[in-house]
A computed fold for a 72-nucleotide RNA from Callorhinchus milii, annotated as transfer RNA.
The coordinates come from a structure-prediction model, not an experiment, and the mean pLDDT is 81.
The source organism's lineage runs through Eukaryota, Bilateria, Chordata, Chimaeriformes and Callorhinchus.
RNAcentral holds the sequence, with entries from Rfam.
Its Rfam family is "tRNA". It is annotated as a transfer RNA.
RNA sequence: AGUCCUGUAGCUCAGUGGUUAGAGCACUUGCCUUGCGAGCAAGAGACCUGGGUGCCAUUCCAGGCAGGGCAA
Repeated sequence: AGUCCUGUAGCUCAGUGGUUAGAGCACUUGCCUUGCGAGCAAGAGACCUGGGUGCCAUUCCAGGCAGGGCAA
């Protein structure tokens, strides 16, 4: 080179062609505590990348990049 799968928050994962993209853990702030932890409340944080289709793409399509599996 071949073939298949995957890429969403710091980590592990959901999600769907449409009006706030969610959850758990982690992080920040506040409450509580003598203090720490636990608990409670609030907050910040993401669709791998450039195109195509389409009124609308994180989703569909082909390419690139990265990772993994199979075979040699």